[in-house]
C1' cells in the first nucleotide's frame, strides 16, 4: 500500500439470527472483629473508539476515518 482481527466500566473480557448495556477485579459503605485481613451484603461508575448512512429502533447492518497487533509486497 493490500489483507486480516480488535477498539464496551479504572482494568481483564462477555454481550452477532437489531430490541431500553453486563460480570469478575478493583474503589467506596456496611455487617463481622479488640484492630487489621478474609467471608458475606449494598453502592457508585460507560454518550460501546470518532463522523455519517440503513431501522420505529444499532454495540450488533453499510460507509469513511483514527489506534493498536498479525500477514503479504
Nucleotide at each position: 500500500a493490500g489483507g486480516u482481527c480488535a477498539g464496551u466500566a479504572g482494568c481483564u473480557c462477555a454481550g452477532u439470527u437489531g430490541g431500553u448495556a453486563g460480570a469478575g477485579c478493583a474503589u467506596c459503605g456496611g455487617u463481622c472483629u479488640c484492630c487489621a485481613a478474609a467471608a458475606c451484603c449494598g453502592a457508585g461508575g460507560g454518550u460501546c473508539g470518532a463522523g455519517g448512512g440503513u431501522u420505529c429502533g444499532a454495540a450488533u447492518c453499510c460507509u469513511u476515518c483514527c489506534u493498536g497487533g498479525c500477514c503479504u509486497g

This is a predicted structure of a 73-nucleotide RNA (transfer RNA) from a Bacteriovoracaceae bacterium.
The organism belongs to Bacteriovoracaceae, within Bacteria.